[in-house]
RNA sequence: GGAGUCGGACAGACCGCCGCCGCGGAGAAUAUCCGGGGAGGAAAGUCCGGGCUCCACAGGGCAUGACGCCGGGUAACGCCCGGGAGGGGUGACCCUCGGACAGCGCCACAGAAAACAGACCGCCCGCUUCGGCGGGUAAGGGUGAAAAGGUGGGGUAAGAGCCCACCGGACGCGGCGGCAACGCCGCGUGCCUGGCAUACCCCGUCAGGAGCAAGACCAAAUAGGAAAGGCGGCCGGCCCGGCCGUGUGCCUUUCGGGUAGGUUGCUUGAGCGUGCGGGCAACCGCACGCCUAGAGGAAUGGCGGUCCUCGACAGAACCCGGCUUACAGUCCGGCUCCUGCU
Repeated sequence: GGAGUCGGACAGACCGCCGCCGCGGAGAAUAUCCGGGGAGGAAAGUCCGGGCUCCACAGGGCAUGACGCCGGGUAACGCCCGGGAGGGGUGACCCUCGGACAGCGCCACAGAAAACAGACCGCCCGCUUCGGCGGGUAAGGGUGAAAAGGUGGGGUAAGAGCCCACCGGACGCGGCGGCAACGCCGCGUGCCUGGCAUACCCCGUCAGGAGCAAGACCAAAUAGGAAAGGCGGCCGGCCCGGCCGUGUGCCUUUCGGGUAGGUUGCUUGAGCGUGCGGGCAACCGCACGCCUAGAGGAAUGGCGGUCCUCGACAGAACCCGGCUUACAGUCCGGCUCCUGCU
C1' cells in the first nucleotide's frame, strides 16, 4: 500500500419569528403570562417471548403445536454468551447440530442389481456337433449422485476378510481429563449393513384461551319489548374432574328499539447514565445521579440565517426483551492474508 473478515457509533446540528401538543406555576378563568419537555435504529413485519387485564377457584390426560449437541445468562424465549463435534476457507472467520439397529416408506433414468440389494463384460473349471451349454466367482471393468472398507501378503481352479499384519470404522469392557457435550489411551471381537426424518414417524422438553377495540368507572336514553327452542352454563377441540345456576331463573336464535358521550387504563419502567466489585463472556450486585411523547380522525409545521458528513430507510398509539426486513453518507477499532521498503 492492497484485499478480506468481525464489531461499534452517528442518522443532521445551532439561532431568530410565528404556529401545534402535553406538563408545572401564577391567574376566577377554556383569556393571558412564565418555565421545562415533545417519534426510530429500525418506530416497519406482527414473527417469537413476556409484563398487565379478563374468562376463573382452575387440576389431570389425549390430541395439537413449537424447540432439539453441552453448559451458562435472562422475567422468558425459537434470543444472547461460552464450549464440543462435523464441514468450508491459506487464514482471520463462517455454516450446521436428537434418532435411519422402533416401525413404515422413497431413491427417476441408467444399470445385472438400489438394501435380507448382485452377475452384463471379464476370470476359472467341465463338456462341446465349435454355434454354445453347465457350474464357480465378486478381486478387475462398465452404469450411476450413490454399488458389500484400504494397503500388503498368504491361500485358491480362479477369487473373496477366506486367513494374517497394519490402518480405518462399529460394538463391548476399562482407565485418565472435563459439570457436560466430548477428547485421549489400552484391551477384545473379522463385526464391516448406503442416503433421505425440510416423508410419515420415534424420543426428550415446553405450552389454557382471548387480548388495551383487554378491562374498570360515571352519565344519558329506550320498549324492565315480542316470538321460538332448551334445561343447563363456564372452560380453544375431546375425556375425566371442578365451579355456578335450576323453572319467579339461566342459555341459544330471530325480529324490533335506544345509546355509541365522558373519565380511566396511558407512562416511573424486568428504565437510563456514571463509578466500583464479581465473571472468559452474556450478564449480575452495590453506590450515586437523572425523568426522557402520551396524541385521541390522531400533536413537532412554516419562513429566514449559519455550520455540515449536502441527508437514505422512514412517524409512537398499553409497555418491554429479541429476531427478521429496508437503509444515503460519514467515522472508529480488532484480527487475517498478499506485496514492497527498512
This is a predicted structure of a 342-nucleotide RNA (Bacterial RNase P class A) from uncultured Desulfovibrio sp. The coordinates come from a structure-prediction model, not an experiment, and the mean pLDDT is 78. Rfam family: Bacterial RNase P class A. Rfam classes the family as a ribozyme. About the family: Ribonuclease P (RNase P) is a ubiquitous endoribonuclease, found in archaea, bacteria and eukarya as well as chloroplasts and mitochondria. Taxonomically the source falls in Desulfovibrio (Bacteria, Thermodesulfobacteriota, Desulfovibrionia, Desulfovibrionales). The model forms 97% of the base pairs in the Rfam consensus.